[in-house]
Context: one part of a larger RNA
RNA sequence: CGCAGGAAAUUUGAGAGGAGCUGUCCUUAGUACGAGAGGACCGGGAUGGACGUACCUCUGGUGUAUCAGUUGUCGCGCCAGCGGCAUGGCUGAGUAGCUAUGUACGGACGGGAUAAGCGCUGAAGGCAUCUAAGCGCGAAGCCCCCCUCAAGAUUAGAUUUCCCAUGACGUAAGUCAGUAAGACCCCAGAAAGACCAUCUGGUUGAUAGGCCUAAGGUGUAAGGGCAGUAAUGUCUUAAGCUGAUAGGUACUAAUAGGUCGAGGA
Numbered sequence: 001c002g003c004a005g006g007a008a009a010u011u012u013g014a015g016a017g018g019a020g021c022u023g024u025c026c027u028u029a030g031u032a033c034g035a036g037a038g039g040a041c042c043g044g045g046a047u048g049g050a051c052g053u054a055c056c057u058c059u060g061g062u063g064u065a066u067c068a069g070u071u072g073u074c075g076c077g078c079c080a081g082c083g084g085c086a087u088g089g090c091u092g093a094g095u096a097g098c099u100a101u102g103u104a105c106g107g108a109c110g111g112g113a114u115a116a117g118c119g120c121u122g123a124a125g126g127c128a129u130c131u132a133a134g135c136g137c138g139a140a141g142c143c144c145c146c147c148u149c150a151a152g153a154u155u156a157g158a159u160u161u162c163c164c165a166u167g168a169c170g171u172a173a174g175u176c177a178g179u180a181a182g183a184c185c186c187c188a189g190a191a192a193g194a195c196c197a198u199c200u201g202g203u204u205g206a207u208a209g210g211c212c213u214a215a216g217g218u219g220u221a222a223g224g225g226c227a228g229u230a231a232u233g234u235c236u237u238a239a240g241c242u243g244a245u246a247g248g249u250a251c252u253a254a255u256a257g258g259u260c261g262a263g264g265a
Stems, first nucleotide, its partner, number of pairs: 001152001005163007015149004021049007033038001051106005059100004066093005071086006110144003117137004164264001166177004182260004186202005207253003210249005216242003223236005
């Protein structure tokens, strides 16, 4: 821009893409078969491999603004307590998020038309013949079924709901303007993200921050008391601290405002 008014939502599916794998074991059954050795079809069940998709409850990884320990040195006047630098200084743990080696799930079932092949009926050709007319069965393959995208499918589809029949100019076609439903700008943001987009919100508000209460993490803070000459131990103390998590709470910031947007050939 189009889809012959303007919007919001829900959809159909022309078409396109994806997937499509397979082992072992048990049973049927030591049955059929076979002199024996051996050993099934068909059917039922279990459990794997590789591959794929999703996710983070579990097991782990990472986790450079979490917690603790600790070395050297510098600083905060000194002690104590802290901070800077040294690969995050080093070390031990670790929430969210992201992840696989972790977890869950998938290939199926079924239908249609067939291939090779196997048939029925059946002539030409009194017989025979699956074929010439006609009718069946029959594959991991084909078309559906399953998953994803999808009406620019210009053949532009369908359904539901909302908005309405202003003004100026013009002979008219129409042009312009202000609006409706609605949308955007703008702002707070994240389940989204290079930007854009998408999504959640914008005071009739829990969108982010703060605060409170929890979860989770770390592992018993500082100060003080006591014991010990002291290093240190112990009590206060499952303490103190705590990024991303959950709930609550308008304290702070989403204020105010602006723009676009039909009149139905």

The prediction has a mean pLDDT of 90. A computed fold for a 265-nucleotide part of an RNA from Crassaminicella thermophila, annotated as large-subunit ribosomal RNA, domain VI. Its Rfam family is "Bacterial large subunit ribosomal RNA". Gene Ontology terms of the family: structural constituent of ribosome and ribosome.